[in-house]
RNA sequence: CUCUUAUCAAGAGAGGUGGAGGGGCCGGCCCUUUGAAGCCUCGGCAACCGGCACUGUGCAGAUGGAUUCGUGCAGUGUGGCAGGUGCCAAUUCCGGCGGUGCGGAUGCACCGGCAGAUGAGAU
Numbered sequence: 001c002u003c004u005u006a007u008c009a010a011g012a013g014a015g016g017u018g019g020a021g022g023g024g025c026c027g028g029c030c031c032u033u034u035g036a037a038g039c040c041u042c043g044g045c046a047a048c049c050g051g052c053a054c055u056g057u058g059c060a061g062a063u064g065g066a067u068u069c070g071u072g073c074a075g076u077g078u079g080g081c082a083g084g085u086g087c088c089a090a091u092u093c094c095g096g097c098g099g100u101g102c103g104g105a106u107g108c109a110c111c112g113g114c115a116g117a118u119g120a121g122a123u
Stems, first nucleotide, its partner, number of pairs: 002122007013042005021031003025096004043088003048084002050081001052079003057074004061069002092115001097112006
């Protein structure tokens, strides 16, 4: 890079450096010299992975046997932790493609898709 899968309406910023862009693309609309991106430091949010406790489902084991069991493995749910990531303007800022409904119409609302981001896994 590609593929699979889950989530994306909540949440959380200061300082230093830097010096003109940034919000993926296009359109819109925003942010930005009252200082953009990037980098550094500190802080924070969240809970995907992780680990912990409890729970109980399956299998195994124990047992003479069992509807039993301070056991093992896998999995479920709940809680709290914060080790690995991630994130800290605006719903992924809104729309882009399709469908449904409403409307005289520009359109509006909802649903799905595409694309993207992040995690986990695979090649």